[in-house]
Context: one part of a larger RNA
RNA sequence: CGGAGGAGGGUUGCGCGGGGCUGGGCCUAGUACGAGAGGACCGGCCUGGACAGACCGCUGGUGGACCAGUUGUGGGGCGACCCGCAGGGCUGGGUAGCUACGUCUGGAGGGGAGAACCGCUGAAAGCAUCUAAGUGGGAAACCCGCCGCAAGAUGAGCCCUCCAGGCAGCGCAGGCUGCGAGAGGCACCCGGGAGAUGACCGGGAGGACUGGCCGGCCGUGGAGGCCUCGCGAGGGGUAGAGCGGACCGGGCCAGGGGGCCGAGGG
Numbered sequence: 001c002g003g004a005g006g007a008g009g010g011u012u013g014c015g016c017g018g019g020g021c022u023g024g025g026c027c028u029a030g031u032a033c034g035a036g037a038g039g040a041c042c043g044g045c046c047u048g049g050a051c052a053g054a055c056c057g058c059u060g061g062u063g064g065a066c067c068a069g070u071u072g073u074g075g076g077g078c079g080a081c082c083c084g085c086a087g088g089g090c091u092g093g094g095u096a097g098c099u100a101c102g103u104c105u106g107g108a109g110g111g112g113a114g115a116a117c118c119g120c121u122g123a124a125a126g127c128a129u130c131u132a133a134g135u136g137g138g139a140a141a142c143c144c145g146c147c148g149c150a151a152g153a154u155g156a157g158c159c160c161u162c163c164a165g166g167c168a169g170c171g172c173a174g175g176c177u178g179c180g181a182g183a184g185g186c187a188c189c190c191g192g193g194a195g196a197u198g199a200c201c202g203g204g205a206g207g208a209c210u211g212g213c214c215g216g217c218c219g220u221g222g223a224g225g226c227c228u229c230g231c232g233a234g235g236g237g238u239a240g241a242g243c244g245g246a247c248c249g250g251g252c253c254a255g256g257g258g259g260c261c262g263a264g265g266g
Stems, first nucleotide, its partner, number of pairs: 001152001005163007015149004021049007033038001051106005059100004066093005071086006110144003117137004166179005184261003188204005209255004213250004218244003225238005
């Protein structure tokens, strides 16, 4: 921009893409078969490999705005305590999130058509013949089925809901021009397992959308001060203490004033 007024939702599926793999064991059954050795079809069950998708309850990883320990050095006058820098200084842990090495799931079943091939009925050709008419079965692949996208599918589909049928000017009229502004949308602000930016999703007082605060979970692992034991380094007590990002909840506090676009159809 189009989709024959303007919007908000929901859908159909033309078409496109993905997937499609395979091993082993057991039962049937030591059966059929076979002198024996050996050893099935059909059907059913279990378990792997590789690959793919999803997810984070488990096992781990990461986790540079979390906690602790610690070295050197500089600073807060000194001690204590705390802070800066040194690769996040180094080291030990680690929530959420993101993840694989973790977990779950998938390949199918089924239908259609159908190759070689196997049949039924059956003439030409009184027989025979799967074929000439007709008809049954038959692997992967193919079409459908499963998963995803999908109406710019210009062949622009369908359903539901919402807004309207204005005013003025011009024109004989179809109509043209302008104005206002509706449903709704955009922008702005606060945010988001959405995200490079756009986009997408939620909230914006008729409000739990984000932050603060409070509580919980969880992580660190026993704060500082004081008391006490030790000459001291240090230990013990107060005390599962103190501190703390993302997680769960509560709902006390905070979060500008507004703007723009947008119908009159056939």
Predicted 3D model of a 266-nucleotide part of an RNA (large-subunit ribosomal RNA, domain VI) from a Herpetosiphonaceae bacterium.
Rfam family: Bacterial large subunit ribosomal RNA.
Lineage of the source: Bacteria > Bacillati > Chloroflexota > Herpetosiphonales > Herpetosiphonaceae.
The sequence was found in a public genome assembly.